This is a predicted structure of a 154-nucleotide RNA (glmS glucosamine-6-phosphate activated ribozyme aptamer). The sequence was found by an Rfam model in a public genome assembly. Of the family's consensus pairs, 86% are formed in the model. The coordinates come from a structure-prediction model, not an experiment, and the mean pLDDT is 79. It matches the Rfam family "glmS glucosamine-6-phosphate activated ribozyme aptamer". Rfam's curators write: This entry contains a glucosamine-6-phosphate activated ribozyme that is found in the mRNA for GlmS. GlmS is an enzyme that uses fructose-6-phosphate and glutamine to generate glucosamine-6-phosphate.
RNA sequence: GGGGAGCUGUUAGCGCCAGGACCGUAAUGGGUUGACGAGGAUGGCAGUUAUCGAAACGUUCGGCGGGUGCUGCCACGGCCAUGCGCGACGGGCCGAAAGAAAGAGAGCAAAAAGCGGAAUCAACACCGUAACAGAGGCUCUUUCAGCGUCGCUU
Numbered sequence: 001g002g003g004g005a006g007c008u009g010u011u012a013g014c015g016c017c018a019g020g021a022c023c024g025u026a027a028u029g030g031g032u033u034g035a036c037g038a039g040g041a042u043g044g045c046a047g048u049u050a051u052c053g054a055a056a057c058g059u060u061c062g063g064c065g066g067g068u069g070c071u072g073c074c075a076c077g078g079c080c081a082u083g084c085g086c087g088a089c090g091g092g093c094c095g096a097a098a099g100a101a102a103g104a105g106a107g108c109a110a111a112a113a114g115c116g117g118a119a120u121c122a123a124c125a126c127c128g129u130a131a132c133a134g135a136g137g138c139u140c141u142u143u144c145a146g147c148g149u150c151g152c153u154u
C1' cells in the first nucleotide's frame, strides 16, 4: 500500500481549494490549514448569502459545490373540545412529539486554552484529561384560538 471478515459508531455545519495564511526548499516543485460542537427530514416544485451558541478578536479570512432551515404553491397526513360515532366537501391551524404566544423549570456539547503523551526537518494534524452554552424540543403555568354544510348510523 492492497484485499477479505467481524464488531461498533456515524451517515450534510457537510465536501472541496485556483486566492490568502502557515511550514519547508538556495530556488522551483512540494506539504499544511481552510467551522468547535448542539439542533434539524411527510413528499414534489420554485425561491432564498439557511438555525443556535462556543472559541477567537488576525484567517472560524476568501471562494466553489451541496444541504435536513425558512417562504410560496400542490399532494398526503394530524387536530379543530365544552351532548355519540363514521364519512364526504369546504375552511382554519399545524407536520407523525402534527394550535399560537408569553413566562418559569429540568436536562444537554465539542473544540479552543491548559496539562500529559506520541510523532514530524517543520507547519499542521493525532491521542488522553477537566469545565463551560444557546436555539430547538420537553415539562409546568397563564392568555388567546379552537369550524360550516351534507350523508349514514345510534
Base pairs, nucleotide, nucleotide: 014065015064016063017062019061020033021032022031023030036053037052038051042075043074044073045072046071047070048069076095077094078093079092080091085152086151087150088149089148090147099144100143101142102141103140104139105138114129115128116127117126